[in-house]
RNA sequence: ACCUUAUCAAGAAAGGCAGAGGGUUUGGCCCAAUGAAGCCUUGGCAACCUGUUAUAAGCGUAACAAGGUGCCAAUUCCAGCCGCGCUGAUGCGUGGGAAGAUAAGUC
Repeated sequence: ACCUUAUCAAGAAAGGCAGAGGGUUUGGCCCAAUGAAGCCUUGGCAACCUGUUAUAAGCGUAACAAGGUGCCAAUUCCAGCCGCGCUGAUGCGUGGGAAGAUAAGUC
């Protein structure tokens, strides 16, 4: 890398270096010289793994903690593929999927 499982409507930014991109891809729409990506420092959010406690033990569940990750514009920013409902139509709503992200595992 591939594969499996779970989650993805909530939450959480300041400073320094740097200097034009970024939001996965396509389209749209946004963010960006009032400073993008990236790197560093500090802070924060959350609770997947983990730990402690309770439930006699185990499984499971709950509470607490925060060691390993992760994250801190917009629902994964929205749509794309297949349906369903409404509409004269554009389109709107909704279910699923694909892709992606993260975690844990497998090899």
A computed fold for a 107-nucleotide RNA from Niabella pedocola, annotated as SAM riboswitch aptamer (S box leader). The model forms 94% of the base pairs in the Rfam consensus. The source organism's lineage runs through Bacteria, Pseudomonadati, Chitinophagales, Chitinophagaceae and Niabella. The sequence was found by an Rfam model in a public genome assembly. Model confidence (mean pLDDT): 84 of 100.